[in-house]
RNA sequence: UGAGUAAAUCAAAUGAUCGCGGGUGCAUGCCGUAAGGCCGUACCUGAGGAAAGUCCGAGCUCCAUAGGGCAGGGUGCUGGAUAACGUCCAGUGGAGGCAACUCUAAGGAAAGUGUCACAGAAAACAAACCGCCUGCAGCAUUAUGCUGCAGGUAAGGAUGAAACGGUGAGGUAAGAGCUCACCAGCAGCUAGGUGACUAGCUGGCUUGGUAAACCCCACCUGGAGCAAGACCUAAUAGGGGAACGCAAACGUAGCCCGCGUUGUUCCCGGGUAGGUCGCACGAGGUGUUAGGCAACUAACAUCCCAGAUAGAUGAUCAUUCUAGACAGAACUCGGCUUAUGGUUUGCUUGAUUG
Numbered sequence: 001u002g003a004g005u006a007a008a009u010c011a012a013a014u015g016a017u018c019g020c021g022g023g024u025g026c027a028u029g030c031c032g033u034a035a036g037g038c039c040g041u042a043c044c045u046g047a048g049g050a051a052a053g054u055c056c057g058a059g060c061u062c063c064a065u066a067g068g069g070c071a072g073g074g075u076g077c078u079g080g081a082u083a084a085c086g087u088c089c090a091g092u093g094g095a096g097g098c099a100a101c102u103c104u105a106a107g108g109a110a111a112g113u114g115u116c117a118c119a120g121a122a123a124a125c126a127a128a129c130c131g132c133c134u135g136c137a138g139c140a141u142u143a144u145g146c147u148g149c150a151g152g153u154a155a156g157g158a159u160g161a162a163a164c165g166g167u168g169a170g171g172u173a174a175g176a177g178c179u180c181a182c183c184a185g186c187a188g189c190u191a192g193g194u195g196a197c198u199a200g201c202u203g204g205c206u207u208g209g210u211a212a213a214c215c216c217c218a219c220c221u222g223g224a225g226c227a228a229g230a231c232c233u234a235a236u237a238g239g240g241g242a243a244c245g246c247a248a249a250c251g252u253a254g255c256c257c258g259c260g261u262u263g264u265u266c267c268c269g270g271g272u273a274g275g276u277c278g279c280a281c282g283a284g285g286u287g288u289u290a291g292g293c294a295a296c297u298a299a300c301a302u303c304c305c306a307g308a309u310a311g312a313u314g315a316u317c318a319u320u321c322u323a324g325a326c327a328g329a330a331c332u333c334g335g336c337u338u339a340u341g342g343u344u345u346g347c348u349u350g351a352u353u354g
Stems, first nucleotide, its partner, number of pairs: 001350010012320007020046007029038003048326001052337002055335005060225004067257004072221005077091005092106001093104004107216002112214002114210003129157002131153010165183006184206001186203007229277004239268006249261004284303008
């Protein structure tokens, strides 16, 4: 100095003037039938690292006065963290990369059913197209060759993504783990490790792929959602019809059991203006110490940091600088994914110089 890789951090700053939302205190007027609301003033405070996606998990509310089973759904190497998760941390196996590092859909194929186009003899209790060897017969004949039949064979060749382990040597009528050496796989034993697994030794020699196909196994799992739900006040038609009737009907997302209500359910038609709560003190933030490789946990101290609802933070001027990208809360929180500008640091590697 170029390239790469991993992580942290910021999200313009300062000052002045005017203007918006909320909270607390004070104080007094106004609006409304009511519930309730508005105005003034002092202080405090007011969008993000992703607020986006709505992909997961939970808190909370209701179904509801509970529950159990089945179906359905989700996860899938090991050990931990967490309220929980499909998330995170640390490892193991595999894959990619020169490397730092990154990714992983990573249980089971001898429980069963499927499936592997075309080519090829044959695609799984799968096989003989060309071949090789032996015997018999015939024809021809220098050696021997050709044809037919029978037996042996899968080493060689062809096809294919993949063909009953691979390479080499010996052996054989010709071959084959038939035997041996080195590998891979499988099984057993020993050692290490909490474990996934790793290493070594021994051995019969050797039993395709695919479960991101159905399936099997292990574990987990009610539903709906803040437009959940609760209250105040007001208005209308406490209207009309039908079915069943405690052995019935309805409710609990589906089915069954169970439980609950007591008349229940369905259809048609009518009314529904306004206001309050839920609504932010939290599995909360920050700092220190201790434990842990880490994720994280505990103790102590300290802080309060948005709650709109026709939907709030804007405008002007001046200065500074690393010159400001992606982009606005609407019940909350823990993650994941996606978009994006700048600064800093560690590590890997190339070139050059000393």
Overview
Bacterial RNase P class A from a Bacillota bacterium, 354 nucleotides, folded computationally. NCBI's taxonomy places the organism under Bacteria, Bacillati, Bacillota. Its mean pLDDT, the model's own confidence on a scale to 100, is 78. Its Rfam family is "Bacterial RNase P class A". The family's RNA type in Rfam is ribozyme. Rfam's curators write: Ribonuclease P (RNase P) is a ubiquitous endoribonuclease, found in archaea, bacteria and eukarya as well as chloroplasts and mitochondria. The model forms 96% of the base pairs in the Rfam consensus.